The RNA shown here (c-di-GMP-I riboswitch aptamer) has 108 nucleotides and comes from a Gammaproteobacteria bacterium.
The prediction has a mean pLDDT of 86.
The sequence was found by an Rfam model in a public genome assembly.
RNA sequence: CGCUGUCAAGGGCAAACCUGUCGAAAGGCAGGGACGCAAAGCCACCGGUCUAAGGCCGGAUCGAGGUUCACGAACCCCGAUUCCGGGCACGAUAGCGGGGCCGCCAGG
Numbered sequence: 001c002g003c004u005g006u007c008a009a010g011g012g013c014a015a016a017c018c019u020g021u022c023g024a025a026a027g028g029c030a031g032g033g034a035c036g037c038a039a040a041g042c043c044a045c046c047g048g049u050c051u052a053a054g055g056c057c058g059g060a061u062c063g064a065g066g067u068u069c070a071c072g073a074a075c076c077c078c079g080a081u082u083c084c085g086g087g088c089a090c091g092a093u094a095g096c097g098g099g100g101c102c103g104c105c106a107g108g
Stems, first nucleotide, its partner, number of pairs: 001108001003107003012037002017032006035095001041101003045098003048093003054088001056086004060081004065076004
């Protein structure tokens, strides 16, 4: 040192799953537990992926008003909803990839 992780030492982290807890969810945190990891240390800047509370759009239902009417209703328009569908990140993922920052040991 803008290199490498074959060897050694001291070690470090901890997937699934279980329990508790926070969250609408994705998921986070804590404890147990180890599939793996040389940055599986830190940062959501870019792309991907996951989620959709909320707002938006459509439907359905309900209600107010208006027009027409053959008095059965039809149409227009506004609003509400704990129901259904759609799409959206400002949510999440750093153990999806890229990028940024920092770092232990050994080798070269």